[in-house]
RNA sequence: CGAGCCGACCGGGUGACCGCGGCACCGACGGGCCCAGGCCUGCCGGUGUCGAGGAAAGUCCGGACUCCGAAGAGCAAGGUGGUGGGUAACACCCACCCGGGGCGACCCGCGGGACAGUGCCACAGAGAACAGACCGCCCCUCCGCGAGGAGGGGUGAGGGUGAAACGGUGGUGUAAGAGACCACCAGCACCCCAGGUGACUGGGGUGGCUCGGUAAACCCCACCUGGAGCAAGGCCAAGAAGACCGUGCGUGCACGGUCGCGGGAGCGUCCGAGGGCUGCUCGCCCGAGCUCCCGGGUAGGCCGCACCAGGCCGCUGGUGACAGCGGUCGCAGAUGGAUGGUCACCGGCCCUCCGGGGUCACAGAAUCCGGCUUACAGGUCGGCUCGUCCA
Repeated sequence: CGAGCCGACCGGGUGACCGCGGCACCGACGGGCCCAGGCCUGCCGGUGUCGAGGAAAGUCCGGACUCCGAAGAGCAAGGUGGUGGGUAACACCCACCCGGGGCGACCCGCGGGACAGUGCCACAGAGAACAGACCGCCCCUCCGCGAGGAGGGGUGAGGGUGAAACGGUGGUGUAAGAGACCACCAGCACCCCAGGUGACUGGGGUGGCUCGGUAAACCCCACCUGGAGCAAGGCCAAGAAGACCGUGCGUGCACGGUCGCGGGAGCGUCCGAGGGCUGCUCGCCCGAGCUCCCGGGUAGGCCGCACCAGGCCGCUGGUGACAGCGGUCGCAGAUGGAUGGUCACCGGCCCUCCGGGGUCACAGAAUCCGGCUUACAGGUCGGCUCGUCCA
């Protein structure tokens, strides 16, 4: 210098003006309470401060948190799947093993079981799994003067098909052949020795001569899983009383629905209505209300809610994921759903008639956190490999 591999990170900057949301303080005005000075609160103005992301996304895993009865057993269903660690947990991460790819740095693998059973194996091919005679080879019989033909049988050694044809090479053997037999090799099962926590690796022996693939097909084995989710859930005000949900548009109204409330009817209060756990069964528990019809309307506010398995820096332990200790920082919290707009200069990228012009990736919180996956203009840094040349 060229070609690559891996990891980490940034993802427009500065200024001016205008605007929005949270919090704190100050001031003006209003309301409430106790009572003569405060407290609480609404709204307006000002000042200060904070205000999207590496993925906020997909909502695919795992948890925290909340409620259901602090949740029993069996079956079903779902999930995970080499080994050892990390973690709150995981389908995530780290290290290693095995298999595959690359000269290499390195990358990829839903990576338990196919002698428990069942199913399937496209096309081609005669035959696709206790296989199979299409061509060929060999033997016998018949026909033919002959070349050869027909029939019967043997043969998985040769050809051909295929992703895959029921071990490979050589020999013995045979009419031709065949693990039929023998030697070596490969593979499988079992046993022993050595190393390793383990997956596994290395070596030795024995055995039958050989067993196809597929479990993101059923299935088997081991382990795990109660369900629903912040529209979870809790509270205040009002007392024929309200609390919510959905749809529509004219955006504050209409319609519909659930629970509750008022009225009526029926059933029931231990000979028990009905309910509870959630796919089924059993078991267990609560138990005085339940079902139907009619009616009046309302549809506010607060909490949950943001301080965390937290970020950054350093030291220590560990190969590493990570853990421990110390220091430091406070970092969105809406519901009319804020986080923006305009201009100037600079900076990328593209075009250029060199005057300039165009353009700014993917995308935006909604209970929170750890991951995975997907999208992404352009750019920065570090480590490593291979090749060429020079010293």

Predicted 3D model of a 391-nucleotide RNA (Bacterial RNase P class A) from Auraticoccus monumenti. The RNAcentral record of the sequence draws on ENA and Rfam. The coordinates come from a structure-prediction model, not an experiment, and the mean pLDDT is 75. Rfam family: Bacterial RNase P class A. By type it is a ribozyme.